[in-house]
Parts: sequence; C1' cells; structure tokens
RNA sequence: UGGGGUAUGGCUUAAUGGCAAAGCACUCGGCUGAUAACCGAGCGAUCGUUGGUUCGAUUCCAACUACCCCAACCA
Repeated sequence: UGGGGUAUGGCUUAAUGGCAAAGCACUCGGCUGAUAACCGAGCGAUCGUUGGUUCGAUUCCAACUACCCCAACCA
C1' cells in the first nucleotide's frame, strides 16, 4: 500500500426493512441451618461514527474509525 472479515446491554452471542432477544453477570425475593445450585421478578443497548436510499434502517449503500487475517513493499 492492496484485498477480506468483524463491530449489538458489564461479558459471550442471536435475530430481523416494521416494538432489539437469549445465556452468564448484577439487584431483589423464594428455597436452605448456611453457601452453592435451583425457582420467580427486576435492572441494563442512541445496534462503532457520519452521511445516503426508504413511508420506515440495527438490517441495504458509501466514507471513516478500531481490531483481526492474507498478500505485497522495505529491511
């Protein structure tokens, strides 16, 4: 320098052009002699940023940012 991939709650991952979900974690309650496990409830996301398309974008398009992989160049 070129090509490809990834970006979604604190963490790990889903999903879909029409109200963004699950597990773990966390909080409260139950259970227990107690802890863990288990059960119930709750909290928690501008879906990387900016713009475009659209009645409507987390989803499609473009640029950018960060990270990962491959190739090339230099040494």
A computed fold for a 75-nucleotide RNA from Alkalinema sp. CACIAM 70d, annotated as transfer RNA. It matches the Rfam family "tRNA".